[in-house]
């Protein structure tokens, strides 16, 4: 002091959510030790049991236990001590303090400042007087009796400082002629005889207490009126005291919008938390007041009580009981039970403080002081210190296999000794009081005795010995700390965001690391961050918000000058403003915590005294706010009445005939009984074309023909009048558009509902034809609108342009200028998140009023009030989500605009789709029919060639370090090797025979190492999975013209300008302009091949021209011309005309073999598609290891009810057939002639390692036939014979030669391919390959049509719009219905609480009053609890019902978002 989180990104705007502190807390795990604090927050729920308030030279009886001694009938009696005693009475003071709780209270109860001249006050202090005389009882004790008890009754006895009477009266109180009169006290006791103390009365004081004022004190208007002793007064009463505090009569007041009355919650404060403060929560422990003591009512006694451990009544509830009656009150201190997440010992002393009694000793005191329990909080200490690297071993973890990490930690070395533990010693908390002395004498000095609950506590000394003392959370981000393993939307986490589908730093363990420490996290709750409720401090055009308008009480505020007055204000002073807390010093416990001591502080009331600027009050004066008078002016401003013209429709006549009318098209409908159209003339009602306008007018809703009549407001000019009369405005009052009601009219058009035709899968729509209400009037209600400028209202102040309405002035009077008042646009400052606004403010500033505070539920629900009804107004909560929204921005997308290109349509040709066949997929079958490719961009695709092999598949037979390869160890000389037999379908098993090598070395195959081999072993191997882990390689968009990037400039920014604009281009292709200037990958040129040339070079190529030869050929001399071969040239809009600023465009221009990228290839920006490939390779993890490896042998991949694509080949005369005659090129290594065969082929072997041989053409053109038939067409299919390749053609080759001789007769809807040497149509090569080509890749040969043009399909590019999309329209997303689950509302009833009203009944008591000598009993009024009614009010529940929220993958539609497909 801020962070997370809406979005693709960004600003705002707004919730949620953290991080801080705090606590009388609980929960987890943990847990060494002191000190000082604290400890039922939930049951004001019931209590065992114990102790919490008693004392006392005042009385009086002389009386207990116990002891010691006598008698004794052995039950007991006397006596004496006990005894100045206990216990119990009488009596006096305490008990009203101290302790507890927080239930009620919203109020003089509490706080804070006053009043008491309205008032009381024990005990204490001052001061004055006084304290004579007498008299009657009764308690105890005694006896006798009732009774379970608890208690109680009778007789008799007795005391007092208890009671009662006389007396006195300083004084006190009443009256009062002010002279004086009445009335009121009392108690002794003790003595050392010195006095000490107690009593009475008055007077004061001190403390303490009553009552009363001002002022502050929670939340609801969805509580709006509430009050009969209720407000005032008299005249009694009654209190200590005023007072309706109580009665009687009189009056009819009294409180309330500044919130009464009701409700609902709360003890109130010093203080405590927390904030920077302002505030906000809070009110435990301590300290002040209140209240209450099982509930509830009452008084009694007192100085004080309506009394926590007093009575009385009543009620509930526990407990005794002899059933007759009785007895209790821990919200005093332990405790128990119960309730609960949760809260302590049935301890020790009165040593201290402190209360009560007493003279005093003392006695009491669960107040206190202390001790126990709980890490409940705060506060101090300790669980070692140094030094120690070989970074030890060993374990744990990672791994790139290591100078890696736990780590100076440990070990080991030296050293200390806190608390713990053990001995020892030892405080202070004690000053009093009591006894004597002695004094100057309520007292003071001095001596002497005696006491400590804590405590053998604190603290201090010595020993010993590192010994006994460390958790806990966390580690994606936010927020400090990362890595393996497991798990695989599972299990689990999680404050927000959010992690988890097989590589998880977010689960679980682990290793390491952070943070905090005797504590650490979780929960819960309060403050704060939150300026998110804005006094300090917010906001309202579009994010949540301006009332639909206006009048106006009440309130708020208020124009200049003068003057009193001091109310607020300001200032000094004085008085409180309690201690305690909380700030500063200082000081005391070793330090702290925590205690003393002092200061300041208490922002607040109250007196007083001043000041008088500002605000209020009084008074007086002004004129600029306001208004009035006067002269003008405009206006769809209201009402009321009249009234005209056009249109529609309808009706009556008249002309006239067959449709008309309506649509995208149609049908319904109207029409020969004559429509539509057209003339004439007539009804009626509603509306007022043209002017007409971002003009008028009106408060707003809203208002349009013309004339009247009444009427309201505006504005302008004079500056004449009043003199602040003025703004704003809750509650109220008026007005309010359309649809809607109600009663009457009235009804041409128009048109919900309705009805029919359409359209559609449906169509309760959207078109279309009818049509009712209503739409019109008149009265009277509703009262709401996107009632909007989404912008209250009302004043002043702030740069300017240019329009326009109505007015006034001035001039120069065509025109213009200037000034008020309205009404529009663009813009400055300056504001805004922008967007935008900008003198008609959203900008500066005053004044008043509404309104707002996350999205949903919900503007619902309940109440209330309005309203005939429809509804209005006002207006929650549970729940539920982490978002919802606003402006912009970049894409993308629109059945939006605009510009542009492409075999995209169009104008042509040819084709598939129909027919056999040939291929490939799907499908289906199968042991197996092996994977893969599957929209364009799979399907004659990988595969450029499956009989075995290829082969991945399937059966069945083998092998198991293996079929091939590396590495290390070890063996072996009859070793590797060779391999003859046997068997077997191979593999494979077996194993005679024969038998080694290189290198060094030894007499010496002697020994040593290598190559091979065997054995182990680490590993091979896997066409097994993941193409969504991944390299490379590839499709495709697209050979489309685009994609970017320094720097700069706008912009808060995401971004944006550049790259838009105007031209042009095949092109982001080049020109202009321009806040851009310049680049880069792309285009385009370089690069092949092709068109013409030209220079050199001529072999194997060529032969024009010369020569020779041949049956016939460049066959040979020769030539170098021509083709060719393979090196150069050329083409740039470069020239000319037109247009054009250019750039470039046109011209069948010129020359040119070739003209505007001459043709064709080769070349594929940044992207995109998790496109495709783990089966070309490579390669992370996974997976299998006598097998998912690997070797063999047969089968499969060839299958066949069907469907899809790509092809061959036909349907025929532009042709088939049969003779004949011609003419390429790319390429390859091949096989020529001859001879055989009808051919396939055979033989044959010449040439030919190749510009040289060979392989090697068809159509086409000449003739002959055929003559429109399923044919001389068309060849499937089959049968028979052959050939060739090869170990092997059975499944399953390819050719041949005979014979057969299907279907097809040009092909539905649909659909492909082409723009020129293109299509169409003919063959020939090659690659694979033994052998197979209708695929496929090259090659030439013959050679066409058409292009008006971009309105339409489709794919692309640019710009521009409008978006609720960004996974980007195959997108988002809405409602019903169905299914789960959750809080709600309504509801016939049911249940319980509250207070209130009316009645009845009525304890105990106080008062009153009767009776009685008196105790004391009767009665009356009040009146607690109780009973009964009718109502109200609030909670629970409840059959059924209404909606609503939330749930990955239901249903049915397609309402919104793009013109969203009817805006």
């Nucleotide at each position: 002091a801020g962070a997370g989180u809406u979005u693709g990104a960004u600003c705002c705007u707004g919730g949620c959510u953290c991080a801080g502190g705090a606590c009388g807390a609980a929960c987890g795990c943990u847990g060494g030790c002191g000190g000082c604090g604290u400890g039922c927050c939930u049951a004001a729920c019931a209590c065992a049991u114990g102790c919490a308030a008693g004392u006392c030279a005042a009385g009086g009886a002389g009386a207990a236990a116990a002891u010691u001694u006598c008698c004794u009938u052995c039950g007991g009696g006397g006596a004496g001590u006990g005894a100045u005693u206990a216990a119990a009475c009488u009596g006096g003071c305490g008990a009203a303090c101290g302790g507890g709780u927080g239930a009620g209270u919203a109020a003089c109860g509490c706080g804070u400042a006053g009043g008491u001249a309205a008032u009381c006050u024990g005990c204490c202090c001052u001061a004055a007087u006084c304290c004579c005389a007498g008299a009657c009882a009764u308690a105890a004790c005694g006896u006798c009796g009732a009774g379970a008890a608890a208690u109680c009754g009778g007789c008799a006895c007795u005391a007092a400082u208890a009671u009662c009477u006389g007396a006195u009266g300083a004084g006190g109180u009443a009256c009062u002629u002010c002279g004086g009169u009445a009335u009121c006290a009392a108690a002794g006791g003790c003595u050392u005889c010195g006095g000490c103390u107690g009593g009475a009365u008055u007077a004061g004081g001190a403390u303490g207490a009553g009552c009363c004022u001002g002022c502050g004190u929670c939340u609801g208007a969805u509580u709006a009126g509430c009050u009969u002793g209720u407000u005032g007064g008299u005249g009694g009463g009654g209190u200590a005291a005023c007072g309706g505090c109580c009665u009687a009569c009189c009056a009819a007041g009294g409180c309330u919008g500044c919130g009464a009355u009701c409700a609902g919650u709360a003890g109130c404060u010093g203080g405590u938390c927390u904030g920077a403060g302002a505030g906000g929560a809070u009110g435990g422990u301590c300290a002040g007041c209140c209240a209450c003591a099982c509930u509830g009512g009452a008084a009694c006694u007192g100085a004080g009580a309506c009394a926590c451990g007093g009575u009385c009544c009543a009620g509930a509830c526990u407990c005794c009981u002899a059933c007759g009656g009785g007895a209790g009150g821990c919200a005093g201190c332990a405790g128990u039970g119960a309730g609960g997440a949760a809260u302590a010992u049935u301890g020790g002393u009165c040593a201290a403080u402190g209360g009560g009694g007493g003279a005093a000793a003392c006695c009491c005191u669960g107040a206190a002081c202390c001790a126990g329990c709980g890490a409940c909080g705060c506060c101090g200490c300790g669980u070692g210190u140094g030094g120690g690297a070989c970074g030890a071993a060993a374990g744990a973890g990672c791994u790139u296999u290591g100078c890696u990490c736990u780590g100076u930690a440990a070990a080991c070395c030296a050293c200390u000794g806190u608390c713990g533990g053990g001995a020892g010693g030892g405080a202070a908390g004690a000053a009093a009081a009591g006894u004597c002395u002695g004094u100057u004498c309520a007292g003071c000095a001095g001596a002497c005795c005696g006491g400590g609950a804590c405590u053998g506590u604190a603290c201090c000394u010595c020993c010993a010995a590192a010994g006994g003392a460390a958790g806990g959370a966390u580690c994606g981000g936010c927020u400090a700390a990362c890595u393996a393993c497991g798990u695989g939307c599972c299990a689990g986490c999680a404050g927000c965001c959010g992690c988890g589908g097989u590589a998880a730093u977010a689960c679980g363990u682990a290793g390491g690391a952070u943070c905090c420490a005797a504590g650490c996290g979780u929960u819960g709750u309060c403050c704060g961050g939150a300026a998110u409720u804005a006094c300090u401090g917010g906001g309202u055009g579009u994010a949540a918000a301006g009332g639909g308008u206006g009048c106006g009480c009440a309130g708020g505020c208020g124009g200049a000058c003068u003057u009193g007055u001091g109310c607020g204000u300001c200032a000094g002073a004085g008085g409180u403003u309690a201690a305690a807390u909380g700030u500063c010093a200082c000081c005391g416990c070793u330090c702290a915590a925590c205690g003393g001591u002092g200061a300041a502080c208490c922002u607040g009331c109250c007196u007083u005294u001043g000041a008088u600027a500002c605000g209020g009050c009084g008074a007086g004066u002004c004129u600029u706010g306001a208004g009035u008078a006067u002269g003008a002016g405009a206006g769809a401003g209201g009402u009321a009445g009249g009234u005209a013209g056009a249109a529609u429709u309808c009706c009556u006549g008249g002309u006239g005939u067959a449709g008309c009318g309506g649509u995208g098209a149609a049908a319904u409908g109207c029409g020969u009984a004559g429509a539509u159209a057209u003339c004439a003339g007539g009804a009626g009602g509603a509306a007022u074309a043209c002017c007409a306008g971002u003009g008028g007018c009106g408060a707003a809703g809203g208002c349009g023909g013309c004339c009247u009549a009444c009427u309201g407001g505006c504005u302008c000019a004079u500056a004449a009048c009043u003199g602040a009369c003025g703004c704003u405005c809750a509650u109220g009052c008026a007005c309010g558009a359309a649809a809607g009601c109600g009663u009457g009219g009235g009804u041409a058009g128009c048109g919900a509902a309705c009805a029919g035709g359409a359209u559609u899968a449906g169509a309760u729509a959207c078109c279309c034809u009818g049509g009712u209400a209503g739409u019109c009037c008149a009265c009277g209600c509703c009262c709401u609108a996107a009632a909007c400028g989404a912008u209250g209202u009302a004043u002043g102040c702030u740069u300017g342009g240019u329009g326009u309405u109505g007015g006034u002035g001035g001039a120069g009077u065509u025109u213009u200028c200037a000034u008020c008042a309205g009404u529009g646009c663009c813009g400055g400052a300056g504001g805004u998140a922008a967007c935008c606004c900008g003198u008609u403010a959203a900008g500066c500033a005053u004044a008043c009023c509404a309104c707002c505070u996350g999205g949903g539920g919900a503007g619902u629900a309940c109440g209330a009030u309005c309203g005939c009804a429809a509804g209005g107004u006002u207006g929650a909560a549970a729940c539920u989500c982490a978002a919802a929204g606003g402006a912009a921005u970049u894409g993308a997308c629109g059945g939006g605009g605009g510009c542009c290109c492409g075999c995209a349509c169009a104008a042509g040709c040819g084709g598939u789709g129909g027919a056999u066949c040939a291929u490939g997929u799907g499908g289906u079958u199968u042991a197996a029919u092996u994977c893969g490719a599957u929209a364009c961009a799979a399907c004659g695709c990988g595969a450029a060639g499956a009989a075995c092999c290829u082969u991945a598949c399937c059966u069945g037979g083998g092998c198991u370090u293996g079929a091939a390869g590396u590495g290390c160890a070890g063996g072996a000389a009859g070793u590797a090797u060779u391999g003859a037999u046997u068997u077997g379908a191979a593999a494979g098993a077996u194993g005679a025979u024969a038998g080694a090598c290189c290198c060094g070395u030894u007499a010496a195959g002697u020994c040593g190492g290598g190559a091979a081999c065997c054995u182990g072993u680490a590993g091979a191997g896997g066409u097994g999975c993941u193409g969504c882990a991944u390299g490379g390689c590839u499709g495709u968009c697209g050979u489309c013209a685009g994609c970017u990037c320094g720097u700069g400039c706008c912009g808060u920014g995401a971004g944006g300008c550049g790259u838009u604009g105007g031209g042009u281009u095949a092109a982001g292709u080049c020109c202009c302009g321009c806040a851009a200037c310049g680049a880069g990958c792309g285009c385009a040129a370089c690069c092949c091949c092709u068109a013409u040339c030209c220079u050199u070079a001529g072999u194997u190529g060529c032969c024009a021209u010369c020569g020779g030869g041949u049956a016939a050929u460049g066959c040979c001399g020769g030539g170098a011309a021509c083709u060719c071969u393979a090196g150069g040239a050329g083409a740039c809009u470069g020239c000319c005309u037109a247009c054009g600023c250019a750039a470039g465009u046109a011209g069948a221009g010129a020359g040119g073999a070739a003209g505007g990228u001459g043709g064709g290839g080769a070349u594929g920006a940044c992207g995109u598609c998790a496109a495709g490939u783990c089966a070309u390779c490579a390669u992370g993890g996974c997976c299998c290891u006598u097998a998912u490896g690997u070797c063999c042998a047969g089968g499969g991949c060839u299958a066949c009810a069907c469907a899809c694509g790509u092809g061959a080949u036909a349907c025929a005369a532009u042709g088939g057939u049969c003779g004949g005659u011609a003419c390429a090129g790319c390429g390859g290594g091949c096989g020529a002639a001859g001879c055989c065969g009808c051919g396939a082929g055979g033989u044959g072997g010449a040439g030919g390692a190749a510009a040289u041989c060979c392989c090697a053409a068809a159509a086409a053109c000449c003739g002959a036939u055929c003559u429109c038939a399923g044919u001389u067409c068309g060849g499937a299919u089959u049968g028979u014979a052959g050939u060739c390749u090869g170990c092997a053609a059975c499944u399953c080759g390819a050719c041949u030669a005979c014979a057969u001789g299907a279907a097809g007769u040009u092909g539905g809807a649909a659909u492909c391919g082409c723009u020129a040497g293109u299509a169409a149509u003919c063959g020939u090569a090659g690659a694979u390959c033994a052998g197979c080509a209708u695929g496929c890749u090259a090659c030439g040969g013959u050679g066409a049509a058409u292009a008006c043009g971009u309105u339409c399909c489709c794919g692309g590019g640019c710009c521009u719009u409008g978006u609720a999309c960004a996974c980007a329209c195959c997108g988002c997303c809405c409602g019903u219905c169905a299914a789960g689950c959750c809080a709600u509302g309504g509801a016939a009833g049911c249940u319980g609480g509250g207070g209130g009203c009316g009645c009845c009944c009525g304890a105990a008591g106080c008062c009153g009053u009767a009776a009685g000598c008196a105790a004391u009993u009767g009665c009356g009024u009040c009146u607690a609890a109780g009973g009964c009614g009718a109502a109200c009010u609030u909670a629970g529940u409840a059959a059924c019902u209404g909606g609503g929220g939330c749930u990955a993958a239901g249903u049915c539609g397609a309402a919104a978002c793009a013109a969203g497909g009817u805006a």

A computed fold for a 1463-nucleotide RNA from a metagenome, annotated as small-subunit ribosomal RNA. Its mean pLDDT, the model's own confidence on a scale to 100, is 83. RNAcentral holds the sequence, with entries from SILVA.